[in-house]
Context: one part of a larger RNA
RNA sequence: UGACGGGGGCCCGCACAAGCAGCGGAGCGUGUUGCUUAAUUCGAUGCAACGCGAAGAACCUUACCUGGGCUUGACAUGUACGGAAAAGCCGUAGAGAUACGGUGUCCUUCGGGGCCGUACACAGGUGGUGCAUGGCUGUCGUCAGCUCGUGUCGUGAGAUGUUGGGUUAAGUCCCGCAACGAGCGCAACCCUUAUCCUAUGUUGCCAGCACGUAAUGGUGGGGACUCGUGGGAGACUGCCGGGGUCAACUCGGAGGAAGGUGGGGACGACGUCAAGUCAUCAUGCCCCUUAUGUCCAGGGCUGCAAACACGCUACAAUGGCCGGUACAAAGGGCUGCAAGCUCGUGAGAGUAAGCGAAUCCCACAAAGCCGGUCUCAGUUCGGAUUGGAGGCUGCAACUCGCCUCCAUGAAGCUGGAGUUGCUAGUAAUCCCGGAUCAGCACGCCGGGGUGAAUACGUUCCCGGGCCUUGUACA
Numbered sequence: 001u002g003a004c005g006g007g008g009g010c011c012c013g014c015a016c017a018a019g020c021a022g023c024g025g026a027g028c029g030u031g032u033u034g035c036u037u038a039a040u041u042c043g044a045u046g047c048a049a050c051g052c053g054a055a056g057a058a059c060c061u062u063a064c065c066u067g068g069g070c071u072u073g074a075c076a077u078g079u080a081c082g083g084a085a086a087a088g089c090c091g092u093a094g095a096g097a098u099a100c101g102g103u104g105u106c107c108u109u110c111g112g113g114g115c116c117g118u119a120c121a122c123a124g125g126u127g128g129u130g131c132a133u134g135g136c137u138g139u140c141g142u143c144a145g146c147u148c149g150u151g152u153c154g155u156g157a158g159a160u161g162u163u164g165g166g167u168u169a170a171g172u173c174c175c176g177c178a179a180c181g182a183g184c185g186c187a188a189c190c191c192u193u194a195u196c197c198u199a200u201g202u203u204g205c206c207a208g209c210a211c212g213u214a215a216u217g218g219u220g221g222g223g224a225c226u227c228g229u230g231g232g233a234g235a236c237u238g239c240c241g242g243g244g245u246c247a248a249c250u251c252g253g254a255g256g257a258a259g260g261u262g263g264g265g266a267c268g269a270c271g272u273c274a275a276g277u278c279a280u281c282a283u284g285c286c287c288c289u290u291a292u293g294u295c296c297a298g299g300g301c302u303g304c305a306a307a308c309a310c311g312c313u314a315c316a317a318u319g320g321c322c323g324g325u326a327c328a329a330a331g332g333g334c335u336g337c338a339a340g341c342u343c344g345u346g347a348g349a350g351u352a353a354g355c356g357a358a359u360c361c362c363a364c365a366a367a368g369c370c371g372g373u374c375u376c377a378g379u380u381c382g383g384a385u386u387g388g389a390g391g392c393u394g395c396a397a398c399u400c401g402c403c404u405c406c407a408u409g410a411a412g413c414u415g416g417a418g419u420u421g422c423u424a425g426u427a428a429u430c431c432c433g434g435a436u437c438a439g440c441a442c443g444c445c446g447g448g449g450u451g452a453a454u455a456c457g458u459u460c461c462c463g464g465g466c467c468u469u470g471u472a473c474a
Stems, first nucleotide, its partner, number of pairs: 001474002003471003007468007015458002019422005026313008034304002042053002064299007073122001077121007088103006106113002124288002127286003133282002135277003138273001140271001145184006151160003164175003190265004195233007205222002209220003236259001239253005315415001319374007331362003336355002340351004381412001386407007428450007
């Protein structure tokens, strides 16, 4: 100087407390361990691994296993020599890779290019080392800290500044002070959301004036309004009052759409964990080179005594079922989204208008509201499991996809110790869309609808910041 203390002081955070909803019990989904296996590819492992890499394993992917092939190679560059076409299409053999036969016959500045074969340099490796590395990332932590120059003090390590009195979300600001300044962080500048003004007006809008329809901005027209796209205004403790060191600041109030950082996002200091990643990529060294490379078929990554993690669905009446009826936002669409019509109980099929989309489509939002029914039961709760019949995608759904219909109707009556999230348009609850994607979503990322309860307080648990004290630790 740090680190640590079941030392002290001060202060924060859904850290506790106060509340609400869960998890832990059940069934199923997904991930992991373990076991099994020819293989169940690899990585991630307290917080900070475990719906994680994977925004989508039937083949492919694919790195694993078994078997069948190739050896200048599936891919690149170069040199030498040689060749006649190569790709494609058809046929035969084969699981296919491939082999054989037929067909086919390029450009040119005539040097050659492109293609094939042989030989050689070399290629190739998701092989090892993340404890050799770059880059990227997690975490402490959006915590308020981390440092430097000059000066001063100290033999020196170092100190001071950065401590102190206030204050703040903040090393934020004020005052004081052997310090005076400065840098990286904080904040602001950026995006979005909340109000208004202004410009503009199609594909958006429709108040007023007309026309028209069963109905609809459908039509003429209009720019008022909504909205879209630009430009601006607005919030700054600016104003008033109290407190305060005539300070910073804080409390209350006015006005205001918004008030003291308005809400949300992006943004992550010096560093820590030899944290994670050699399997995104790059890369040193080591290793393989008729194989640890490469091509193919099939299998596996989906196995199941068990354990854990994260979810979904429930156990019902604030509910289930049936009928009627209302209101979104944000997105996506040409190898696409598909209205309408017809067929089907349905998944869906047939046909087909419109739309490269503020125009058309996906697309009926659901919870809600109105009416009916069920009457507390393992039930008209719950839907696992299984049988049967179908649909769709795809070369192909046996291993191993999703969906529909009929039948079946399991566990489950609110869950031990323990444990998680959340302070407001939040929790809870209800639907909608998107990426990936042929198909496959209870996951992920976004969107809106309905919309709470509680916070006395900081003694305690956890994590953190500042000062101080002890130390046999560095």